[in-house]
Order: sequence, then C1' cells, then structure tokens
RNA sequence: CCCUUUUUGACUCAGUGGUAGAGUAAUGCCAUGGUAAGGCAUGAGUCAUCGGUUCAAAUCCGGUAAGGGGCU
Repeated sequence: CCCUUUUUGACUCAGUGGUAGAGUAAUGCCAUGGUAAGGCAUGAGUCAUCGGUUCAAAUCCGGUAAGGGGCU
C1' cells in the first nucleotide's frame, strides 16, 4: 500500500429501515438497631464523525478518524 472487521449511557453489550434498550455502575427512597445483601424509582446516549439514498436511517451506500485482524 491492499483486503477485512469494530465504533450505541461511566463499563460490558443487544438492537437486520418506522418511539434507542438491557445488565452492571451512579443517585434517591423503602427496609434494618446498624451494615452488607434485597425491593422500588430516577438521571445519563444529537448511536465515532461528515455527506448521500429514503416519506422515514443506529440500521443501507460513500468519505474521514481511531482500534483489531489478514496478506506481501
């Protein structure tokens, strides 16, 4: 250089074109004589970024950035 793959909440990951979710973590409350465990609730994501296609894009297409893998 070429090919390929990944990028979604603080972390680990779902989500195959029609309202962005889960677990863990955080915060508050309940409960307890108190703590841990447990129960309930809440906040937090312009889906890496810039364009395109579409009535509608996290999802399809292209460029860029960063990371992983392959070949010489």
Molecule: transfer RNA
Organism: Selaginella nummulariifolia